[in-house]
A computed fold for a 98-nucleotide RNA from a Sphingomonadales bacterium, annotated as Glycine riboswitch aptamer. The coordinates come from a structure-prediction model, not an experiment, and the mean pLDDT is 78.
RNA sequence: GGCGCCAGCGCGGGAGAGUGCCCGCCGGGCAACCGGUGGGCCGCCGAAGGAGCAAGCCGCCCCCGGAAUCUCUCAGGCAGAAGGACCGCGCUGGCGUA
Repeated sequence: GGCGCCAGCGCGGGAGAGUGCCCGCCGGGCAACCGGUGGGCCGCCGAAGGAGCAAGCCGCCCCCGGAAUCUCUCAGGCAGAAGGACCGCGCUGGCGUA
């Protein structure tokens, strides 16, 4: 130096589900209404995070271990913004290696 793996950073892509209803407050407005915000209620989503477990793993039994985009929805989210598992490219560092 090449290749592979891991971590971090940068850029790009990145889904789903009510712009729901009620009450209060602030601002604009003659009003209707519009925007913001706090609380309550029901419905829903799963791809931050979190939680749960099967088989294989042993010739047999028990115990332990046992992943996820699966399951649960605690958290989070349901116009936009932000976030976003995961994917691609680049850079840095570490490990391994013919």